[in-house]
RNA sequence: ACUUGGUCAGGGCAAAACCAUCGCGAGGUGGCGACGCAAAGCUAAAGGGACUGCCGCAGGGUAGUUAGCCAGUUGCCGAU
Numbered sequence: 001a002c003u004u005g006g007u008c009a010g011g012g013c014a015a016a017a018c019c020a021u022c023g024c025g026a027g028g029u030g031g032c033g034a035c036g037c038a039a040a041g042c043u044a045a046a047g048g049g050a051c052u053g054c055c056g057c058a059g060g061g062u063a064g065u066u067a068g069c070c071a072g073u074u075g076c077c078g079a080u
Base pairs, nucleotide, nucleotide: 003079004078005077006076012037013036018031019030020029021028022027035068041073042072043071047070048069049066050065051064052063053062054061055060
C1' cells in the first nucleotide's frame, strides 16, 4: 500500500414515530428516541440515480432536496 473484519480498547453517529420550528414541496434544524451504521465523517456545480416545485401537448427544460442510493475523498482499532 492492498484486502478484510468491527469480537476487543477508546469512542462516534442516529432511522421511524412523536413534539417544536423553517420551507409551496421534496425536505432542513432542535428535542426525544434507537432502526441501524466501519465511514451513517466530509463533498449536492465536476458524475449517475431517486424525489419535489415551476414551465412545456410531449421529448424535455429549469430551480431545488437527498451523501442513511451509488459515487468521490479523508480516516479509528484489529487481522492478513
Molecule: c-di-GMP-I riboswitch aptamer